[in-house]
C1' cells in the first nucleotide's frame, strides 16, 4: 500500500465482500513449563452458612477468675505437699455507663441528559471532628441514671415496675483575654451589595484539673492544614414523524429556613420567563483520566487501575453527629422470605467466599495480618474478606522447551507414476554429543538494620539419571502462501465474496504431499481501519443518486473605495492550571521479555497579564462613486387585464336546383339517404379557434403569450451622467404566481371528444381503424398545486482565443437627401470552434472552464415516494416521510458483435420469365410409428430419411431363441509337462463338438513349430462423439479473416479493411495517418475446344501394290483420324466510344476459342459442444464360466397408418410390328466369351479368340423408313395373382433374380403447397462400371446420342456481402421481458377488540416524620418556700399544614396478541395473454 465482484470486452459511478489491529470474550480441536496480569458483560434476580467494625479498664461503677500475707484441716519426724478459707496490692476477662470510630475502607452502575461529570473561575454568601501553630483559661456546686437487686408480663423478640450507685455522662452559678449582638465613631480597601482593621458603651456566652505520672485530655478565641458545601462560563448522545412550553411559573417587597446565597419555603404585588443558536417532550446513557483503531483529522468504547457522582430489597422520612438523610443504624408503607404457642416477631451479600436461577459464558464457603494502609488505645495490643498471598481457568501478554551435529543403499513403509521413475527425505535407522524445562536429592534467601514470614522448604544454587516425560491446529480455485490420487455424481456437501458439485472436482469427503502459525490454532460476535462510502483535512448534483416549477422576501450568511479610533476575532511573549497512573523518550530492577521503578517530554483546552494591528469585526448622524437605485431623452415587443369588433371554415336550420347514392376503410360494415341525402346556390343562427404573415424571430420570473381596434398596466434595452451615497447579493421558515386534467356554483356548447354504444379486425380485441357520442374542452367566480413544470444545467459577481448568422438600440465612414453598404459598441438569441474541463458523450464569454458568496439537494437496487403520524384539501389527492424483509447488484457513457415487420448499395435459378417435375395412382427403396423372442445400431430442419450399406437367403450380423466352451475364436511372455499336431476316414449329434481309427513336420541338432496344465493376460460392434485424435457435413467458392509497425483513444477498441469508382472477387485504380504483410480470391494442376511438331502398334489408309464374297485382310505408308510426348495459342494485346490522361467498361476486328473460353480438383479465420467411440485410433468407466467366444435356427424383409426419394404410367410428339443407321467411356482368366447346335424364352451344350487400341461383353437406344392401332381404361398402363420354367448357390419356405403362358388393379396429367434447371444446360434416349456366387439396381458413379425455351427487371419471398442507424439482446430475436391469476413461505400495514407498560392530571384516603398549635396528664437538677406546694422549663398525648404507598376517574403515549383484510418480497419447469427493448409491428413517456 491494496485486491475480488455488474460487462462479450471497456471506462466510470456505486454498493457488497476480503486481507490488518483489538477484546473482561464464548465455542470446536489440541495442550509441556514458568512469570505478570485478568476473570457474572446476562437477573440492581433471590439467597442457606461463616466471616467483612470495632476499640479504650490510663473516663466510670460493678461482676467473674487468678493470686501474696494470714487462718483452719490432712499427711509427714521435719522440710514440705495437698485441701478449705481468705482476699490487700495486682493481673486477666466481661456485659453496662461514657469516649472515639462506625459518614472511611469495600461493592454496584439501577437511576441520572443534570452544574451529574470534565475544565476554568467565583464565594465580599459558607462549614470543618481528629491534626498543627498561637493566645487565654479550667473556680464553686448540684441532682440523676444504666449496670446490679427484687417483683412481674411474654412462646419468642423483648418489656414494665421497685430499690441502690459512678463518671471525662448531665445540670446550675461565677470569671471573660476573647467571641457574638446592638448603638455611636475613626482609618483603609473594593466590581456592586460591601470588606478589613480599630476605639467606646451596653447585653449575652466556657470548662473535666479529669485520668495517668515521660504524658494524654477539657474550655473559649484567632490562624493553618485537610475535607466539604454553594454559584457561574465553556464542553461532551439520538430524535422536529416532539413546535410551542411554563402558575412558584419569571421578577419584586416582607418574612421564614439553612453552615451559607437563593421561590429553597410562605404571604402579598406585578405579568412575566424559556424557545428553530431547538425550549418542551420521547428514546438511550453513570461522567472523566483514559482504552482500541487510524498517517492524521476523526470514529468507537468507558471492563481492570485512578478521580468524581449516584445507589444499598422498593418508596418515603427524619434522628444522632464535626460530618449521613447513613450498604452490614432507626421509623413508616409495600413486595418477598423465615420463626411462631397465632397473640406476635425476625430479615435485606450491588462486602469476601459460597448456593440457586438466568446465560454462550466468568473462579476457593483457602492462608495470613508477616508487609502496606485504616479504626481505637499513652502503650502493649485488639480489629481489619481493605490488603498481602495461595488455589482454579491457555482468558490475555511475555519467555522457554519438546533436542544438537553427522548420516544415501537416497532403506522399508506410504503416496504417485508415462512403470523409467518421482516424492515423503537427512527425514528415519545408525553414530557422536548435550541436559534447558519437567523429575529425584542436598543446600536455601531478599521481602524485616529490634521482634514478628501467610507466601514457603518458594525463588535461587549444587548434584544425579536419561533423548529421556512434552505438538497441535488451520489452510492449499481466485482474492491468498500451498497439488496430486481416490471416493462421490446438482447427491452428500462446501461457501467471507465471486462461486464449486449433474462420471475424469487442485473448490465436497479421505489419503499422500505442501503452506501458515505454534502451546496454541481456527470459528463466531463486536469495534476501528481499509471506506475519499457523510468528504473540516477530503466528494458530488446535464445523462450515473442528486438544482426546489417560478418569483418576491423575513431571520441568517456574505459584502465596494478611503481615513481615524478600538483591540472582540487573529498573532507573539509570559504566569497559573492541565491529579496520579497511562503514552513517548532516556536510564534502572527482576537471567531476557512481559511487568515494574526513576527522570524528562507531552497533555491542542481554559483563566489571567503584557505586547502587535496587516486582515475580519465594532465605532464615526466620518468621507467617496466604479456596485445598486432615481431622473431625463429615445426604443422594440404574440408581456398582462378589460371592452369592442372582423373575415374564412365547420355544423345546424330555412329556401332553391338536383337524383341515388353518400360516407368511410387496407378491405368493409355500422351510420346518413326516395319522408330527397351527398353535391351545389342563396339566406339565417350559434360557438370556438384565429390560415397566410411566421422566422432555432419577439416578449415574460416561470407556467405561458399569436385576427383587429380602444382603454388601463408591468418589465426590458439604448443614450445622457443631473441626483442618492453601499441603500448590495443570496435567502431557512413564509407569501404570491403556477400547463393540462380534476372539483364546486351558474352559464354556454359549433367542432373535437375520456366514459359509453355500435361496426370491423382478431384465436380473443373490454385496443389500434370506422360510425356515433356524454362529461369535458369555452365564460364568470372559487378550489386543486401537480407535470419529461426539461437547457433534465439554482441565483449573483468577476475573469478566460476566435469565427459566423439573427433581433433591438447608439456612434462613426462615404454622401445633397433617401436606399444600400463598411466599421465600432451595448443588450438579447442561435451555430461552429481553441485552451480548459469531463467517465465518456459532450460543454466551451448564454460554460459543464477559472474563482468567490448564498440557498437547495444526493449517499447501492427493490420494498417506496409506500405505511404510520402530522399539516393542507369539498373530494380526488398533495406535502412531509420510514422500517421489517430481500438482492450482488441496480446504473451512466462508450466499444465490438448480433438482431430489427430500420435505411442505403450489391449479389445468388432468390424472385420474376420459361421448360420439366414432385404432391394424386401402382410399385421400389429409405424413415417414423406399430408389432415382435428379436424386428441390432447409428443418422434428425436446410446440412437425417435410394443416408453409413459400391449388394442382409447362410455368411455378413453387431439382434433374438436354443445348444456348447472358459487362458479362451485371436496376440505375447513365462513355468512345468507331453509326444505328437494339422489333415483324412468312421460313429453320434441340428451343428459346434465329442469319441474311435489313420497319420507321424522342419532343422544349421542349439532349436523351431505344435499340444496339455498353470500364471501373467486376451477379448468386448459394452458406455461416454458433452473427455478426444483423425475424417466429414454446413454457412460457402460466400469474399472475406487477420497481423507487424505507426497513429488516434484513459480504455475496450479504432485506423489500415472506411470513402469515390470498378470487379465474379478486400479484383484493381484514385483518395486518405497510415505504410506494409499473411491466410483467402485469382493464377500455377487436371480435363475439354484449335493448331504445330515428334513418334507410329494392336490404332489409321490418301496415294502405290497384292488379295478376298466382303473386311487395313496383307506388303507398305505417316498424309489424315487417333494415341502418346513436347510446344503454340488468349494478354483487354489491337481499333473506337465512355471514364479522373486511372482501374475498368461498351462496341469492333482478327481468331478454333474473347474478356476468369467450358468443366474439375482446390474450401480462409471461424460457426453449429453439427456427425462419427459401429471404419480406424484413443483417455476414463464397465463386463471377465460373460457384456467374451463357437454353433444351429430365426430376425434385420414383420404392417391399421404417415413421410421422404425414385421408377413406371395415365398415351397418338404415342403403343405395337418389321426393316435400317450412327457413339463414347468402360470391364474381362475362379474371367469376358465369338461361332455352331438345342430351347418360344430365360438359358443349355460346344468352346475359337483374348490377361486385350488386336479377342469378347456389344445390340447402342431414341432416330430414320414402312405398316398397324384411332381416343377407348383402349393393341394405353402394367400392379397383382395362378401355372410352368431357367440360373446362381451347401441351401431360394420365411427371403433371390430372370423367362414363358395366363390374369390385367389403380391410374385419363394430379388440392393447398413445393422442387430442379440459364446451353451442349433442361428435357429425352440408351451404354458401361463398382459392390457381387446370385440378386431386391428403378439406387449410385461415369459415358455418349438427340437437343430446347426464357431472363422486362430487383418491388416482393429466401440466403449472403458492405456501409449506416436503434437496442433494455451478448446462450446474442428460437433474445430479452411485463402484469393478473393459482400454490408455498416470509416480514409488514389496517382491523371489531383484548392484554400490558410508562409518565402526568383531578379527587379521595393519609403512615412515619419534621414543623406549628395545644398540652386538663407526666417530670430530679434552677427560683420561691420550713414543708406541702407553686413558678420557670420540658414531655407524653391531641389537633393542623405538608406528606409515601394505596383507591377512584377520564384522557395521553408506547407495546403485545387479534377473526378477517391489504398490498409487498421470495420461490424449479404452473395458467392467461404480449405491455416494454428494433419504427418491437398503435413511437414511447
Nucleotide at each position: 500500500a491494496g485486491a475480488g465482484u455488474u460487462u462479450g470486452a471497456u471506462c466510470c459511478u456505486g454498493g457488497c465482500a476480503c486481507a490488518g489491529g483489538a477484546c473482561g470474550a464464548a465455542c470446536g480441536c489440541u495442550g509441556g513449563c514458568g512469570g505478570c496480569g485478568u476473570g457474572c458483560u446476562u437477573a440492581a434476580c433471590g439467597c442457606a452458612u461463616g466471616c467483612a467494625a470495632g476499640u479504650c479498664g490510663a473516663a466510670c461503677g460493678a461482676g467473674a477468675u487468678c493470686c501474696a500475707a494470714g487462718g483452719a484441716g490432712u499427711g509427714g519426724c521435719a522440710a514440705c505437699a495437698c485441701u478449705c478459707u481468705g482476699g490487700a496490692a495486682g493481673a486477666u476477662c466481661u456485659a453496662g455507663u461514657g469516649g472515639c470510630g462506625a459518614a472511611c475502607g469495600g461493592g454496584u452502575g439501577a437511576g441520572u441528559a443534570a452544574c451529574a461529570c470534565g475544565u476554568g473561575a467565583g464565594g465580599a454568601a459558607c462549614c470543618c471532628a481528629c491534626c498543627c501553630c498561637g493566645a487565654a483559661g479550667a473556680c464553686c456546686g448540684g441532682g440523676a441514671u444504666a449496670a446490679c437487686u427484687c417483683u412481674c408480663c411474654g412462646a419468642a423478640a423483648g418489656g414494665a415496675g421497685u430499690g441502690c450507685u459512678a463518671a471525662u455522662a448531665c445540670c446550675g452559678g461565677a470569671u471573660g483575654c476573647c467571641c457574638c449582638c446592638a448603638u455611636c465613631g475613626g482609618a483603609u480597601c473594593g466590581c456592586a451589595u460591601g470588606g478589613u482593621c480599630u476605639g467606646a458603651u451596653g447585653a449575652g456566652g466556657a470548662a473535666a484539673u479529669g485520668g495517668a505520672u515521660u504524658c494524654c485530655g477539657c474550655u473559649u478565641c484567632g490562624g493553618g492544614a485537610c475535607g466539604g458545601c454553594c454559584u457561574c462560563g465553556c464542553g461532551g448522545c439520538c430524535u422536529a414523524u416532539c413546535a410551542g412550553u411554563u402558575a412558584g411559573u419569571u421578577g419584586g417587597u416582607g418574612g421564614g429556613g439553612u453552615a451559607a446565597c437563593g421561590g429553597c419555603c410562605c404571604a402579598c404585588c406585578a405579568a412575566g420567563a424559556c424557545g428553530a443558536c431547538g425550549a418542551c417532550g420521547g428514546g438511550u446513557a453513570g461522567c472523566u483520566g483514559g482504552u482500541c483503531u487510524g498517517a492524521g483529522a476523526g470514529g468507537a468504547c468507558g471492563g481492570u487501575c485512578a478521580g468524581c457522582c449516584a445507589c444499598a430489597c422498593u418508596g418515603g422520612g427524619a434522628c444522632u453527629g464535626a460530618g449521613a438523610c447513613a450498604c452490614g443504624g432507626c421509623c413508616c408503607a409495600g413486595a418477598c422470605u423465615c420463626c411462631u404457642a397465632c397473640g406476635g416477631g425476625a430479615g435485606g451479600c450491588a462486602g469476601c467466599a459460597g448456593c440457586g436461577g438466568g446465560g454462550a459464558a466468568u473462579a476457593u464457603u483457602g492462608c495470613g495480618c508477616a508487609a502496606u494502609g485504616g479504626g481505637c488505645g499513652a502503650a502493649a495490643g485488639c480489629c481489619u474478606g481493605a490488603c498481602g498471598c495461595a488455589g482454579c481457568a491457555a482468558c490475555g501478554c511475555c519467555g522457554c522447551g519438546u533436542g544438537a551435529g553427522g548420516g544415501a543403499u537416497g532403506a522399508a513403509g506410504g503416496c504417485u507414476c508415462u512403470c523409467g521413475g518421482g516424492u515423503u527425505g537427512u527425514a528415519a535407522a545408525c553414530c557422536u554429543c548435550u541436559u534447558u524445562c519437567a523429575g529425584c536429592a542436598g543446600g536455601g534467601a531478599c521481602g524485616a538494620u529490634u521482634g514478628u514470614g501467610a507466601c514457603g522448604g518458594u525463588a535461587c544454587c549444587u548434584g544425579c539419571a536419561g533423548a529421556a516425560g512434552a505438538a497441535g491446529c488451520c489452510c492449499c480455485g481466485g482474492c491468498c502462501a500451498a497439488c496430486u490420487a481416490c471416493g462421490u455424481g446438482c447427491c452428500a456437501g462446501c461457501a467471507g465474496c465471486c462461486g464449486c458439485g449433474g462420471u475424469a472436482a487442485c473448490a465436497c469427503g479421505u489419503a499422500g504431499g505442501g503452506g501458515g502459525c505454534a502451546a496454541g490454532c481456527g470459528u463466531u460476535g463486536u469495534c476501528c481501519g481499509g471506506a475519499u462510502u457523510u468528504a473540516u483535512u477530503g466528494g458530488a448534483c446535464g445523462u450515473a443518486a442528486a438544482g426546489a416549477g417560478c418569483u418576491c422576501g423575513u431571520a441568517g450568511g456574505c459584502g465596494g473605495u478611503u481615513c481615524g479610533a478600538u483591540a472582540a476575532g487573529u498573532c507573539g511573549g509570559g504566569u497559573g492550571u492541565g491529579a496520579a497512573a497511562a503514552c513517548u523518550c532516556u536510564g534502572g530492577g527482576c537471567u531476557c521479555a512481559a511487568c515494574u521503578c526513576a527522570g524528562a517530554g507531552a497533555c491542542g483546552c481554559c483563566a489571567c497579564c503584557c505586547g502587535a494591528u496587516a486582515c475580519u469585526g465594532u465605532c464615526g448622524u466620518g468621507a467617496c462613486u466604479a456596485g445598486a437605485g432615481u431622473c431625463c431623452g429615445g426604443u422594440a415587443g404574440g408581456g398582462g387585464a378589460g371592452c369592442a369588433u372582423g373575415g374564412a371554415a365547420u355544423u345546424u336550420c330555412c329556401g332553391g336546383u338536383g337524383u341515388a347514392g353518400c360516407g368511410g376503410u387496407g378491405a368493409a360494415a355500422u351510420g346518413c339517404g326516395c319522408a330527397g341525402a351527398u353535391a351545389u346556390c342563396g339566406g339565417a343562427a350559434g360557438g370556438a379557434a384565429c390560415a397566410c404573415c411566421a422566422g432555432u424571430a419577439g416578449c415574460g420570473a416561470a407556467g405561458g403569450c399569436g385576427g383587429u381596434g380602444c382603454u388601463c398596466u408591468g418589465g426590458g434595452c439604448c443614450g445622457g451622467a443631473a441626483c442618492u451615497g453601499a441603500c448590495g447579493c443570496u435567502g431557512a421558515g413564509g407569501a404570491g404566481c403556477g400547463a393540462a386534467a380534476g372539483c364546486g356554483u351558474g352559464g354556454g356548447g359549433a367542432g373535437c371528444g375520456a366514459a359509453c354504444a355500435g361496426g370491423a379486425u382478431u384465436a380473443g380485441a373490454u385496443a389500434c381503424c370506422c360510425u356515433g357520442g356524454u362529461a369535458g374542452u369555452c365564460c364568470a367566480c372559487g378550489c386543486c398545486g401537480u407535470a419529461a413544470a426539461c437547457g433534465u444545467u439554482g441565483g449573483g459577481c468577476a475573469c478566460u482565443a476566435g469565427g459566423u448568422g439573427u433581433g433591438g438600440g447608439u456612434c462613426u465612414c462615404a454622401a445633397c437627401c433617401a436606399a444600400c453598404g463598411g466599421g465600432a459598441u451595448c443588450c438579447g438569441u442561435g451555430c461552429c470552434g481553441c485552451a480548459g474541463c469531463u467517465a465518456a458523450c459532450g460543454c466551451a464569454u448564454u460554460a459543464a472552464g477559472u474563482g468567490c458568496c448564498c440557498c437547495g439537494c444526493c449517499u447501492g437496487g427493490g420494498g417506496a415516494g409506500u405505511a404510520c403520524g402530522g399539516c393542507c384539501g369539498c373530494a380526488a389527492g398533495g406535502c412531509u416521510a420510514a422500517a421489517a424483509c430481500u438482492c450482488a447488484a441496480a446504473g451512466g457513457a462508450a466499444u465490438u458483435g448480433a438482431c430489427g415487420g430500420g435505411g442505403g448499395c450489391c449479389c445468388g435459378c432468390a424472385c420474376a420469365a420459361g421448360c420439366g417435375g414432385c404432391u394424386g395412382a401402382g410399385c421400389a427403396u429409405g424413415u417414423u410409428g406399430c408389432u415382435u423372442a428379436a424386428u441390432u445400431c447409428g443418422a434428425g430442419g436446410c446440412g437425417a430419411c435410394g443416408c453409413g450399406a459400391a449388394g442382409a437367403a447362410c455368411c455378413u450380423u453387431a439382434c433374438c431363441u436354443g445348444g456348447g466352451u472358459u487362458u479362451g475364436a485371436c496376440a505375447u511372455g513365462u513355468u512345468g509337462g507331453g509326444a505328437a499336431a494339422a489333415g483324412c476316414c468312421g460313429u453320434g449329434g441340428a451343428g459346434a463338438c465329442a469319441c474311435g481309427g489313420u497319420g507321424u513336420c522342419c532343422u544349421u541338432c542349439g532349436g523351431g513349430g505344435u499340444c496339455c496344465a498353470g500364471c501373467a493376460c486376451a477379448g468386448g460392434u459394452g458406455g461416454u462423439g458433452c473427455a478426444u485424435g483423425g475424417c466429414u457435413g454446413u454457412c460457402g467458392u460466400c469474399a472475406g479473416c487477420u497481423c507487424g509497425u505507426g497513429u488516434c483513444g484513459u480504455g475496450a477498441g479504432a485506423u489500415g479493411u472506411u470513402g469515390g469508382g470498378u470487379u465474379a472477387a478486400g479484383u484493381c485504380c484514385c483518395g486518405c495517418a497510415a505504410c506494409g504483410a499473411g491466410c483467402g480470391c485469382a493464377a500455377c494442376c487436371c480435363u475439354u475446344a484449335u493448331c504445330c511438331u515428334a513418334u507410329g502398334u494392336u490404332g489409321c489408309c490418301a496415294g502405290c501394290a497384292c488379295g478376298u464374297a466382303a473386311u487395313g485382310g496383307u506388303g507398305g505408308g505417316g498424309a489424315c483420324u487417333c494415341g502418346u510426348g513436347g510446344g503454340a495459342g488468349a494478354c483487354u494485346g489491337c481499333c473506337g466510344g465512355g471514364g479522373u490522361c486511372a482501374a475498368c467498361u461498351c462496341g469492333g476486328a482478327g481468331g478454333a476459342a474473347g474478356g476468369u473460353g467450358g468443366g474439375g480438383a482446390c474450401g480462409a479465420c471461424g460457426u453449429c459442444a453439427a456427425g462419427u467411440c459401429a471404419u480406424c485410433a484413443u483417455g476414463c468407466c464397465c463386463c471377465u464360466u460373460a457384456u467374451a467366444u463357437c454353433c444351429a435356427g430365426g430376425g434385420c424383409u414383420g404392417c391399421a397408418a404417415a413421410c421422404a426419394u425414385g421408377c413406371u404410367a395415365c398415351a397418338a410428339u404415342g403403343g405395337c410390328c418389321a426393316g435400317u443407321a450412327c457413339a463414347g467411356a468402360g470391364g474381362g482368366c475362379u474371367g469376358c466369351a465369338a461361332u455352331c447346335c438345342c430351347g418360344c424364352g430365360a438359358g443349355g451344350g460346344u468352346g475359337a479368340g483374348c490377361g486385350a487400341a488386336u479377342c469378347c461383353c456389344a445390340a447402342a437406344a431414341a432416330g430414320c423408313u414402312g405398316g398397324u392401332c384411332u381416343c377407348a381404361g383402349u393393341u394405353c398402363g402394367g400392379a397383382u395373382c395362378g401355372c410352368a420354367g431357367u440360373c446362381u448357390g451347401c441351401a431360394a419356405c420365411u427371403c433371390g433374380a430372370c423367362u414363358g403362358c395366363g390374369u390385367g388393379a389403380a391410374g385419363c396429367c394430379g388440392g393447398a403447397g413445393u422442387c430442379g434447371c440459364u446451353a451442349g444446360u433442361a428435357a429425352u434416349c440408351c451404354c458401361g462400371g463398382a459392390u457381387c456366387a446370385g440378386c431386391u439396381a428403378c439406387g449410385c458413379c461415369g459415358g455418349g446420342g438427340u437437343g430446347a425455351a426464357u431472363a422486362c427487371g430487383u418491388u416482393c419471398c429466401c440466403g449472403g456481402g458492405c456501409c449506416u442507424u436503434g437496442u433494455a439482446c451478448a446462450c446474442a430475436c428460437c433474445g430479452c421481458c411485463c402484469g393478473u391469476c393459482a400454490c408455498a413461505c416470509c416480514a409488514c400495514g389496517a382491523a371489531a377488540g383484548u392484554c400490558g407498560g410508562u409518565a402526568a392530571c383531578a379527587c379521595c384516603c393519609g403512615a412515619a416524620g419534621c414543623c406549628a398549635g395545644u398540652g386538663g396528664c407526666c417530670c430530679a437538677a434552677c427560683c420561691c418556700g420550713c414543708a406541702a406546694g407553686g413558678g420557670g422549663g420540658g414531655g407524653a398525648g391531641c389537633u393542623g399544614u405538608c406528606g409515601a404507598a394505596g383507591g377512584u376517574g377520564g384522557g395521553a403515549u408506547c407495546g403485545g396478541c387479534g377473526a378477517u383484510u391489504g398490498g409487498g418480497g421470495u420461490g424449479a419447469a404452473g395458467u392467461c395473454g404480449u405491455a416494454a427493448c428494433a419504427a418491437c409491428g398503435a413511437a414511447a413517456g

This is a predicted structure of a 1485-nucleotide RNA (small-subunit ribosomal RNA) from a metagenome.